[in-house]
Context: one part of a larger RNA
């Protein structure tokens, strides 16, 4: 010193993020118990009292004895009463809740991140939604099969909310889900058509689910506005206007676990409150089962206050145990490029023990402290990068399972209805004219009738309402045609046939339904149930983060957000060849035009001046001047006048093929694109020469694959007789703007890997816009007056504290805010000291100069630094030291993993928004520092006494007050100083007489238990009361008077330069808490290594007994010529009256005795680290080093 403990005066949370930790309380009995309440609780609420020993009595009850009753007991247990008694204290130790009040959250008990989160998270009863009738639904599985369940809707599964109370508003536009759907769209299969057949192919039709469409649904996902005006003060707006929506947030709550601004405003709480509570409430961004608002009880939850209590603190002290320390033995790990005696300044990749300069530094060891080694530990987790990874999400891309729909197969026989095709039967047919309701064409002169005609009656069907036709009955013998008339057509009858209707047969499709033999289910079987459905398989459509694989650009004064500097053009930058960067500056392009192109001819513009009807400044007309001041499709630059501009005529050269050059692309090689110059063909204009391959020049653009178009007597493949189809050659078109061209969304704080100081956050460095502090000038104000004081507009600096910028050092890691602790330095001085000026009478101020010796404090809320507030104060100054200080502490904040709110996002998730919770490693090698020792040197040695170079200190600093003095001053009000005293505060040093603390030396009381009992002891330092020495502060003492020297600002003397003046130039004198001394401490290792005295052989150390000393060592004392230690004795001190004996004692008694306790003996007994006396015991005997002279030996020079 640490760890674990004990005790603590006075104060009592002042500590701190926070009462963390500790203390308090505590068992049992009795009394008593507020508020709230779900009436159960809260509750041991709170708050009081009692508790031990002895003696006796009462009651209840067990056992035993005597003969039942009843009585009795050297008898057990419990409860109660009375009397007596002791101590500081009677659950005496151990054990054993501190309490109360407000708020938030969650109802509760319970569960959770084994090893950083126990919570407000999860669960829960309860409420509610959805699916499900059993071969159910849901789940597992490729399947067989299995679970729920051998359960059956009071059941099972899947969601949401989360007891209870009270409620749960509006919105169905979006996204889901469900229901429906005349119509639209829509796959395969199927059908039809088509390409002369066939085929590939093409077209069309039919059609399911799905989608469109219609509706429902929010306790589904979710959502729930803006502007203007208006009331007899103002304010506000019941009222009103308007835009708009699917609907515009209702009740409730509200600065909140949600409020940015914000420490909102008010009130309560406090001396003071970023806190808490209660209100208000304009709510950035509350809000109703993503539940809203309340709520008793409960909570190792969060938060605030009060009481009690305390070493949390003021302010620390003592003690105990263990470690550390010392001795003996045993004996690791980490770390370790080299070297190492440092410090200051500088330099350097910008933060050096090693370089440079200066200073310091003899060597070694021990105990400590942790400033440095940008110390050790871990290839940084933050940040960026990687055409890295993983996990998760989704309306990313591409797929897959699953689900669903259609169709075919497994798959058979029927019925009914409806639709289509075909066959057949019967009917049907009205323009006008005509007796009449003439389908068309053809044939033909007869046909038909007792097998019942016409007519009549009834009924059916059709109908143009005229009638036609048919069945039955009646009726009994004719009826119809040809002819005639009308007309386009003439009808008896027959054949074929058309429209429409009805029936039948057959075929096909759909719907419904029957059957049984496939198939399925139950069953041992018999049989039963279902049934061509389902199942299963093929094909096709839809759906499909349930699952899978992937993608999710680049530049970038870090990255992201933003932007495009990602393709092209002009000017500047660009430094007079070419080339040349920046998220440099200024501007543009991704077209336009059949004329705005070609050619020929003609003309001259803008502007100004003069003239001229309406007519003006400006219209059209005339004249003059007019190098372009106009125009040229489009940016800018360049260019252009019988034109490149303007107007007109005729045209299509804006054509085809081919070649070269330039540019794109300096200095390597290319692509697309662009341009220029030719040749050939054909063409236009012009009389012709000629000109014309778009626009006066420089921008206006695009690979492969794929698709399409065009051209040709072309090439090739299939079949080949032709046609047709496929492929190719040539030329075009369709686009990639991230523009020399992948088909592509997010999240990660659950993260991972590889790298980077190529690149951010902290700190450093550079810079200093910003920041801070000065100076110059002096507009102004200050009644007057720039400069007592303040000072605009401007200018010039300094500092390196703020914030930026840069990206130089560090990413194989330099621990990040604040506080605590502790030290040093700076001055731009807050106080204290000395001065000057004043708009200085005094007092109090204001400004400036010198000055860094000392001081600069305590609290409230907040994590805060900061800022604000309270009461003091002489003052409550500012900075630096890696924003000093985490191998010193803390861990409240920030910044991991959990969770919640608001906002945001479809979602995973996110938020310099809020809230709650959350592991701080280590044995010190070197250096440094604080201390303690040893060795060598200092020229022979030893012992002792000094000097004092140098170093250190603050050893002092300050306040108040009395006298001066109610004086100077002042009209008054007020109101000093020099000097002399007193007290106090802070700091420093020392001490223990007093006071206080401790005191596990000691004494006493007492609990539990053990030694059979007493006495005396052990154990829990048991607890409790006291306490000497020692150590201590909260106690006491000292910290004095000053003086000297040299100065600062400043004040002067004399005094020139400059006949004056002048503190200065020569000279002289004053002048501060500051500097140097005086004071104290260290200090011959001060290498210039000192001096003096004594001794010349002295002397020192070890061993031994010790303490005024002490970790080891050292120091000091003693060693028989001795009081050094122990013992004994005496004193003093502490405690508080021992044991034994005697007497007393409430009462009881069988009269023997029992009995807590008291009194006396007894200021007793016990104890002692203190003082003194005394040789009883122990300091025994000894060992080693050192030293002069002489001789010898050895070694070195």
């Nucleotide at each position: 010193u640490u760890u674990a403990g004990u005790u603590g005066a006075g104060g009592g949370a002042a500590u701190u993020c926070g009462g963390c930790a500790a203390a308090u309380u505590g068992g049992c009995c009795c009394c008593g118990u507020g508020u709230c309440u779900u009436a159960g609780g809260u509750a041991u609420a709170a708050g009081g009292g009692g508790u031990c020993c002895c003696u006796g009595c009462u009651u209840u009850u067990g056992c035993u004895a005597u003969u039942u009753a009843a009585u009795a007991g050297u008898u057990g247990a419990a409860a109660g009463c009375a009397g007596g008694g002791u101590g500081c204290a009677a659950u005496u130790a151990c054990a054993a809740a501190g309490g109360a009040a407000g708020u938030c959250c969650g109802a509760c008990u319970g569960u959770u991140u084994a090893a950083c989160a126990a919570a407000a998270a999860c669960u829960u009863a309860a409420c509610u939604g959805a699916c499900u009738g059993c071969u159910a639904g849901c789940c597992u599985g490729u399947a067989a099969a299995g679970g729920u369940g051998c359960g059956u809707a009071u059941a099972g599964u899947c969601g949401g909310u989360g007891a209870c109370g009270u409620c749960u508003g509006c919105c169905c536009a979006g996204u889901g889900u469900c229901u429906g759907u005349a119509c639209u769209u829509u796959a395969a299969a199927c059908c039809u058509c088509u390409u002369u057949c066939c085929a590939a192919g093409g077209a069309g039709g039919c059609u399911a689910a799905g989608a469109g469409c219609a509706g429902a649904u929010a306790a589904a996902c979710g959502g729930c506005g803006g502007g203007g005006g208006u009331a007899a003060c103002u304010a506000u707006a019941a009222c009103u206007c308007u835009c708009u929506u699917a609907a515009g947030g209702u009740a409730g709550c509200g600065u909140a676990a949600u409020a940015c601004c914000u420490u909102g405003u008010c009130g309560u709480u406090u001396g003071a409150u970023u806190g808490a509570c209660g209100a208000c409430u304009u709510g950035c961004a509350u809000c109703a089962a993503u539940g809203g608002c309340g709520u008793a009880a409960c909570g190792a939850g969060a938060u605030u206050u009060c009481c009690a209590c305390u070493g949390u603190c003021c302010c620390c002290a003592a003690c105990u145990a263990a470690a550390a320390u010392c001795c003996u033995c045993c004996g690791a790990a980490c770390a370790c490029u080299c070297u190492a005696u440092a410090c200051u300044g500088g330099u350097g990749c910008a933060a050096a023990g090693g370089c440079c300069a200066g200073u310091g530094a003899u060597c070694u060891c021990c105990a400590g402290u942790g400033g440095g080694a940008a110390g050790c530990g871990a290839a940084g987790a933050c940040c960026c990068c990687g055409u890295g990874a993983a996990a998760c999400u989704u309306u990313a891309c591409u797929g897959u399972a699953g689900c669903u729909u259609a169709u075919c197969g497994u798959u058979g026989c029927g019925a009914u209805g409806u639709g289509g095709g075909c066959u057949u039967u019967a009917a049907u047919g009205u323009g006008u004219a005509g007796u009449g309701u003439a389908g068309g064409u053809g044939g033909u002169a007869g046909u038909u009738g007792u097998u019942a005609a016409a007519g009549c009656g009834u009924g059916g069907u059709c109908g143009c309402c005229a009638g036609a036709u048919u069945a039955c009955g009646u009726g009994u013998a004719g009826a119809c045609g040809c002819c005639a008339a009308u007309g386009a057509a003439a009808c008896a009858c027959c054949a074929c046939u058309c429209u429409u209707u009805a029936g039948a047969a057959u075929u096909u499709a759909c719907a419904u339904u029957g059957c049984u033999u496939a198939c399925c289910c139950u069953g041992c079987a018999a049989a039963g149930g279902g049934a061509a459905c389902a199942u299963c398989g093929g094909u096709a459509g839809g759906u499909g983060g349930a699952c899978a694989g992937u993608u999710u650009g680049g530049c970038u004064g870090g990255g992201g957000u933003g932007g495009c500097a990602c393709c092209c053009u002009g000017u500047u930058g660009a430094a007079a060849g070419g080339a040349u960067a920046u998220c440099a500056a200024c501007a543009g392009g991704u077209c336009c035009c059949u004329a705005a192109g070609g050619u020929u001819g003609a003309c001259u513009c803008a502007a100004u001046c003069g003239g001229g009807u309406c007519g003006g400044g400006a219209a059209u007309c005339c004249g003059a001047u007019g190098u372009g001041g106009a125009g040229u499709g489009u940016a800018a630059g360049a260019g252009c006048a019988a034109a490149a501009g303007u107007c007109a005529g005729c045209c299509u050269g804006a054509u085809u093929g081919u070649a070269u050059u330039c540019u794109u692309a300096a200095u390597a090689a290319g692509a697309c694109g662009g341009a220029a110059u030719g040749c050939a063909a054909g063409u236009g204009u012009g009389a012709a020469a000629a000109c014309a391959u778009g626009g006066u020049c420089u921008a206006g653009c695009g690979a492969a694959c794929c698709u399409c178009u065009a051209u040709g007597u072309c090439c090739u493949c299939c079949u080949u007789g032709a046609u047709g189809g496929g492929g190719g050659c040539u030329a075009g078109a369709g686009a990639u703007g991230a523009a020399c061209g992948a088909a592509a969304a997010g999240u990660u704080a659950c993260u991972c890997c590889g790298g980077g100081g190529a690149u951010a956050a902290c700190a450093g460095a550079g810079u200093u816009g910003u920041c801070g502090c000065g100076c110059c000038u002096g507009a102004g104000a200050g009644u007057u007056c720039a400069u007592a004081u303040c000072g605009a507009c401007g200018g010039c600096g300094c500092g390196g504290c703020u914030u930026g910028c840069u990206a130089c050092a560090u990413c194989g890691a330099u621990g990040u805010c604040g506080g605590c602790u502790c030290u040093a330095c700076c001055u731009a001085u807050c106080c204290u000291g000395g001065g000057c000026g004043u708009g200085c009478a005094g007092a109090a101020g204001c400004g400036c100069c010198c000055a860094a010796g000392g001081g600069u404090g305590c609290g409230g809320g907040u994590g805060u630094u900061c800022a604000c507030c309270g009461a003091u104060u002489a003052a409550a100054a500012g900075g630096u030291a890696u924003c000093g200080u985490g191998a010193g502490c803390u861990g409240g904040g920030u910044u991991c993993a959990g969770a919640a709110c608001g906002c945001u996002g479809u979602g995973a998730g996110g938020c310099a928004g809020u809230u709650u919770g959350u592991u701080u490693g280590a044995u010190a090698u070197c250096u440094a520092c604080u201390g303690g020792a040893g060795a060598u040197g200092u020229u022979c040695g030893g012992u002792g006494u000094c000097u004092g170079a140098a170093a250190g200190a603050a050893a002092u600093g300050g306040u108040c007050u009395u006298c001066u003095a109610g004086u100077a001053c002042g009209a008054g009000a007020g109101g000093a100083a020099c000097g002399a005293g007193g007290a106090c505060c802070a700091g420093a040093g020392g001490c223990c007489u007093c006071u206080g603390g401790u005191c596990u030396a000691c004494c006493u009381g007492u609990u539990a238990u053990c030694u059979g009992a007493c006495a005396a002891g052990g154990u829990a330092u048991g607890c409790a009361g006291g306490g000497c020495a020692g150590c201590u502060a909260c106690g006491c003492c000292u910290u004095a008077u000053g003086u000297g020297g040299a100065u600062a600002a400043g004040u002067g003397c004399u005094g020139a330069a400059a006949g004056c003046a002048u503190c200065u130039a020569a000279g002289c004198a004053c002048g501060a808490a500051g500097c140097c001394a005086u004071u104290c401490c260290u200090g011959a290792a001060a290498a210039g290594a000192g001096a003096c005295a004594c001794c010349u052989u002295a002397g020192a150390a070890c061993u031994c007994c010790c303490a005024u000393a002490a970790a080891a060592c050292a120091u000091g004392g003693g060693u028989u010529u001795g009081a050094u230690g122990g013992g004994a004795c005496a004193g003093a001190a502490g405690u508080g009256u021992a044991a034994g004996u005697a007497c007393g004692g409430a009462g009881c008694u069988u009269c023997g005795g029992c009995g807590a306790c008291g009194u006396a003996u007894u200021a007793a007994g016990c104890u002692u680290g203190c003082u003194g006396u005394u040789u009883c015991c122990a300091a025994a005997c000894g060992u080693u080093c050192g030293u002069u002279u002489u001789u010898c030996u050895u070694a070195g020079u």